[in-house]
Parts: sequence; structure tokens; C1' cells
RNA sequence: CAAGUAGAUUGCCUUAUCGCUGUUUCGAUUUAUCGAGAUGGAGGAAAGUCCGAACACCGUAGUGUAAUCAUAGUGGUUAACGACCACCAGUCGUGAGGCUAGGAAAAGUGCAACAGAAAGUAUGUACAGGUAAUGCUGUAGUGAAACCGGGUAAACUCUAUGUGGUGCAAUGUCAUGUAAACUAGUGUUUGAGCGUGCACGCGCGAUGCUAGAGGGUAGACAGCUAAAGUUUAUUAGUAAUAAUAAACGCAGAUAAAUGAUAAGGGGCAUUUUUUUAGAAAAAUGUACAGAAUUCGGCUUAUAAAUUUACUUGAUUA
Repeated sequence: CAAGUAGAUUGCCUUAUCGCUGUUUCGAUUUAUCGAGAUGGAGGAAAGUCCGAACACCGUAGUGUAAUCAUAGUGGUUAACGACCACCAGUCGUGAGGCUAGGAAAAGUGCAACAGAAAGUAUGUACAGGUAAUGCUGUAGUGAAACCGGGUAAACUCUAUGUGGUGCAAUGUCAUGUAAACUAGUGUUUGAGCGUGCACGCGCGAUGCUAGAGGGUAGACAGCUAAAGUUUAUUAGUAAUAAUAAACGCAGAUAAAUGAUAAGGGGCAUUUUUUUAGAAAAAUGUACAGAAUUCGGCUUAUAAAUUUACUUGAUUA
């Protein structure tokens, strides 16, 4: 210098004007609104909703089926996990490193291209040998595997372990309105129907249940942001991670705020021009995306930039 491997980080800034939203102070009145001031206001993935939890409710979920689904080397981390770390084994790569479809083939069923006579209880090929008779014996040839406890579980299956269900549209409180009416079917202890997979068991169950056509409505508050919190430092550990100390106070909307316009600046890329070959100027472009109960992961998208360790090759000293 070129080509790579494994990580870490950032992912525009400032000002002005006009707006949006939460909190709070003051003032005004029309008493739930208005005005003024102060202050907070998206992300590394807020995304996919794929796993694991918190939290909430349903009948505390008993027995069976383990149907269904998931996991599978050893040890560790964690609130927990199917996540993560380390090591072993296998496999790919010259290498740094990547990947895991890593329990069981001596329970059973299935499957195997091409080649081969024959592919898993053989209608036994060629040659040779042997027998009363028989693939009975040997060799050859095909193939990963040939009279054989070979392969395959990214085939069914078996084993071990785990798994009740539904998700903040959970749930609680307050509030508005209406038709406990009408029609049809069905049922009332000989039980319709319901009880969050199914069966049994158990419980509820008559102003019932199912369907139809209708009547009515207004939303508010809590849950809801102090949490397995964020940042920094030190210590322990190979690491995941843990402990200690200090500092911080950091969105809470509900048709859904976090924006628009103008000006200036910065980084990078491309193009053009100039040039004293160092560079300068101008134009254009600058991503993926966006909270909706909250966390921990995984996966996917992402212009561009910064940075650490290492590998291979070439060159120079």
C1' cells in the first nucleotide's frame, strides 16, 4: 500500500418568526376556559411483534391427553429466556475467524439419485470350488453402504425438560343515554347454555341462551412513566456480568404533540471551474425511520463518518 476478519462509536448544529403538546406560576373572567411567563418534549433501531419477564384479569388452572408448541454438548451469566459468555467437538476458510441442522439409529415405521444382477429378511450376476441337495464357500465388479446390530431423526418417531389462557382495547373508579320491550327458535332440575385447547371431573345456571330487526350513547380519571432507571469512575472476573461510589431527575400525546418557513454554519460524497499542485470556489446530494403500559433480548432497515485489535499478500529499509 492492497485485500480482508472481529468489534466499538457517531448518525448534523445555531439563530429568528409562526405554531403543537405536558408540567408549573401569575392574572382575568364566562368556573373551565382564555392570556402572559418559566420549563420538559422521539430512536439506534421508537420498527417487526419473534422470544423472555413485570403488571392485570379470567374458575388458583385437579386428573387425563402431553394433543399443541418449544428446547437439546459441558460449564457459567441473568429477574427470566429459545438470549448472552467461555470451553470442547464437528465443519468451512491459506489465515484473522465463520457456522451448529451438537440427546437416541441395539423400540418401531419410512427413505436413498447415479452406478450395480441385487440396496436392507434377495426370484443371487460372472468365474472357480464344493454337496445327496441348497448362495453352501471364495474371488471379482458397482457403490458412501452388499446375507449386514451400514447411513439418515434440516423424516416420522422415542427420550429428557418446560408449557393453563388472554393482553393496558388488561383492569379499577366516576359519568351520559336506552327498550329487563318486539319477532323466531330452543331450554327451565329428565339442565339449554357458560366457565379462555380438548375429554373427564367440578362449579354456575332460568328476568336464560341463540339468531333477527331495532332503540341509545359523552366521555373523564387512574393504570401511565422512579424504573431489573441513566451517566461516569473504581474494583472483581478470560468473558457474559456483578459489586461499590458519585452525579442526574430525562416525552407522556389519544386521532394522537415533538412541526413549518427563512437565514447562516459544519462533515462527507459526486460533478464542474481555477490553480503557485499545497489547495480553493461553485452546484447538487446527505440515510433508515418515528413513542402509545414498561423492561431484557433477537431479527430486519440504515446516506455517511470516526475508531480499536488482528490476518493474508506485495514493496522498501
Notes
This is a predicted structure of a 317-nucleotide RNA (Bacterial RNase P class A) from Oceanihabitans sediminis. Rfam family: Bacterial RNase P class A. About the family: Ribonuclease P (RNase P) is a ubiquitous endoribonuclease, found in archaea, bacteria and eukarya as well as chloroplasts and mitochondria. By type it is a ribozyme. Lineage of the source: Bacteria > Pseudomonadati > Bacteroidota > Flavobacteriaceae > Oceanihabitans. It was read from a public genome assembly, where an Rfam model found it. Of the family's consensus pairs, 96% are formed in the model.